[in-house]
């Protein structure tokens, strides 16, 4: 400097002809238990990195930029 991948819940991570976002761990509740794990049940919790475009309609397609990660090359 270049090529590629990665940013979505607290963590770890899916999400495909673009059409109102899910799982597992975790957390609150409740049940079970003398009680506590564990187990079952409900339930909460999201500006999908940010900015533009394109489209009726963007997590998703396109450009820009920021962070991380591997590679590869130059020149000290």
């Nucleotide at each position: 400097g270049c090529u590629g991948g990665a940013a979505u819940a607290g963590c770890u991570c899916a999400g495909u002809u673009g059409g109102u976002a899910g799982a597992g761990c975790g957390c609150a509740u409740c049940a079970c238990u003398c009680g506590u794990a564990a187990u079952g049940a409900u339930g909460a919790g999201g500006u999908c990195c940010g900015g533009g475009g394109u489209u009726c309609g963007a997590u998703u397609c396109c450009c820009c930029g920021u962070u991380c990660c591997a590679g590869c090359u130059c020149c000290a």
Molecule: transfer RNA
Organism: Candidatus Hydrogenedentota bacterium